[in-house]
Context: one part of a larger RNA
RNA sequence: UCCGUGUGUAGGAACUCGGCAAAAUAGCGGCCGUAACUUCGGGAUAAGGCCUGCCGGUCAUUCGACCGGCCACAGCAAAAGACGCAAACCGACUGUUUACCAAAAACACAGCUCCCUGCUAAACCGCAAGGUGAUGUAUAGGGGGUGAUGCCUGGCCAGUGUCAGAACGUUAAGCGGAGAGGUUAAGGACUUCGGUCCUGAAGCUUUGAAGUCAAGCGCUGAUGAACGCCGGCGAUAACUAUAAUCGUCCUAAGGUAGCGAAAUUCCUUGUCGGGUGAGUUCCGACCCGCACGAAUGGCAUAACGAGUUUGCGACUGUCUUCACAUGGAACUCG
Repeated sequence: UCCGUGUGUAGGAACUCGGCAAAAUAGCGGCCGUAACUUCGGGAUAAGGCCUGCCGGUCAUUCGACCGGCCACAGCAAAAGACGCAAACCGACUGUUUACCAAAAACACAGCUCCCUGCUAAACCGCAAGGUGAUGUAUAGGGGGUGAUGCCUGGCCAGUGUCAGAACGUUAAGCGGAGAGGUUAAGGACUUCGGUCCUGAAGCUUUGAAGUCAAGCGCUGAUGAACGCCGGCGAUAACUAUAAUCGUCCUAAGGUAGCGAAAUUCCUUGUCGGGUGAGUUCCGACCCGCACGAAUGGCAUAACGAGUUUGCGACUGUCUUCACAUGGAACUCG
C1' cells in the first nucleotide's frame, strides 16, 4: 500500500452526479395517541409518547391489574427483529421481462371499444386425410386498439383503407370467326423442252376484325375508439399597450374541453412567487405550446412501487482530516 472488520475528539452531507457506502431507528410486545387525503376499504405499526427486571402482598384466579419493597448508569438486559416525514412525475394495483451489463415509466392486467364469425363458424396448422377452435354456439369464439376508477372523448370522409352499390366507361383468357398471307392439284401463257411466269380448288398452315365476356379500376355513397389531418396575411377601441371586431387568401376541416418552459420549451438558468446565506435542479403560477391535446386517448386520482426527482428530521469517517486497533495479503529475514 491492497482486501476485510472495528473504534474515534470537535463538526454533522461541508463529500458526491446522487447520503453511494456506512451509521442510526428497533420486536405486527403492552398502554396511550394518530393528520392531510380517500374509491370510506384505507392512509396506519401513520406520526408521536410512556412501559418492560426481581421479591412480597391484595383482587381476579385463564391472561393479568394494582400496592409496597430491592439492585443497577442502564431490566424488550443474549440472539433475531421497520428509519421516518413533506411534496412532484410516471405507471392504477398483485404480477411479467433482456438466463450472463437494463426490473423500468417497458410488457401484462381487470375494465372500455371496434372488426370478423349463424356452425361443415370465423381464425389457425397440414400437400392431403385430418386436427385445433369445441365435444363450445353470438352472455360464444377469433383479431386490432386502449388500459383500474372518476369527468370526458371536439372538428374534418379531400387523400389512403374498409364496407355497400350497380347504370355507364375501361378490361384478361376463353368463345367467335369477317378477312388476309403461305403451300399447291388443276388450268392458262411462254419455252432453248431443262423449265419459268400468271390464275388458283380442297386440305394443311401462319394470322386475324366485329361481336360476346368476370373480378378489378374508374364511378356513386357510407365510415374515425379506421391510417390519418386539424392554416396564413393585413387592419382596428378616447394615453399607451392589447385586440372582443373587420377584411382577405387558402383548405376536407382549420386544434374544442382540459393541460401547458411539461419524461414534450430551441431561444432558456423564460418571467414572477416559494424554499436556501447563496437554488441551471425542485414546487406554485403565467402562456410568447420552436414542436401538448382528447382510446396512436386528454385531464384528475386514494392505494401501491428494490421506479425517477426535490426538501426536512434522525444518524453517521461520505467529508473537514485523518488517526488507531485487528485478521489476511504484499514486503523483509529464515